[in-house]
RNA sequence: AUGUUAUCAAGAAAGGUGGAGGGAAUAGACCCUGUGAAGCCUUAGCAACCUCCCGAAUUUAUCGGAAAAGGUGCUAAAUUCUACUUAAACUACCAAUUCAUUUAUUGGUGUUUGGAUAGAUAACUU
Numbered sequence: 001a002u003g004u005u006a007u008c009a010a011g012a013a014a015g016g017u018g019g020a021g022g023g024a025a026u027a028g029a030c031c032c033u034g035u036g037a038a039g040c041c042u043u044a045g046c047a048a049c050c051u052c053c054c055g056a057a058u059u060u061a062u063c064g065g066a067a068a069a070g071g072u073g074c075u076a077a078a079u080u081c082u083a084c085u086u087a088a089a090c091u092a093c094c095a096a097u098u099c100a101u102u103u104a105u106u107g108g109u110g111u112u113u114g115g116a117u118a119g120a121u122a123a124c125u126u
Base pairs, nucleotide, nucleotide: 001126003124004123005122006121007120008119013043014042015041016040017039021032022031023030026083027082028081029080044075045074046073049071050070051067053065054064055063056062079118084115085114087113088112089111090110092109093108094107095106096105097104
């Protein structure tokens, strides 16, 4: 670097150094930042993917519980939000058609949910 699977609205920050940017990338929005950004270092913490222990089940998957020594990860805001998708719902707005009216149908917009794409992390793989 490729691929597969799982998770991503919970949780957890101080100090030193540094000196102007940062929030992955493109666009837009919004936000953080000289009351000190990114990066680096130290310490502390969160979580429970790997790990360890117990039980169920079984022969290796899986499920439940507990632990935190070790390997990672993480410690502003939902992966900060939106972008693609009629797949579903609402029937809120607009237009057209229909009807005497109520209404109904179609199309577009909007909102919510889902999905996709991209990304992050872990474990495994080539």